[in-house]
């Protein structure tokens, strides 16, 4: 990177470097020098895997693998994107 199957109106940020961009694409709309992205530090959600229980379908989150913490996936559009598990 190609399939598959869910899932996408809830829910969660402070610090420090660093110095302008950033919201996936295109139009809209915003968000930023009252400091953008990118890294690091620390906490937090949430529950896809995974634990434990368990009336077997659901609860709950201590250890561990992703994920995420403006805005309905911000909004509209597409055979679109994002995330997880899987398959070859």
């Nucleotide at each position: 990177a190609u399939c598959u199957u869910a899932u996408u109106a809830a829910g969660a940020a402070a610090g420090g470097u660093g110095g302008a961009g950033g919201g996936a694409u295109u139009g809209g709309c915003c968000c930023u020098u009252u400091g953008a992205a990118a890294c690091c530090u620390u906490g937090g959600c949430a529950a896809c895997c995974c634990a434990u229980c368990u009336u077997c379908u659901g609860a709950u989150g201590u250890a561990g693998g992703u994920g995420c913490c403006a805005a309905u996936u911000c909004c509209a559009a597409a055979u679109a994107g994002a995330u997880a598990a899987g398959c070859a």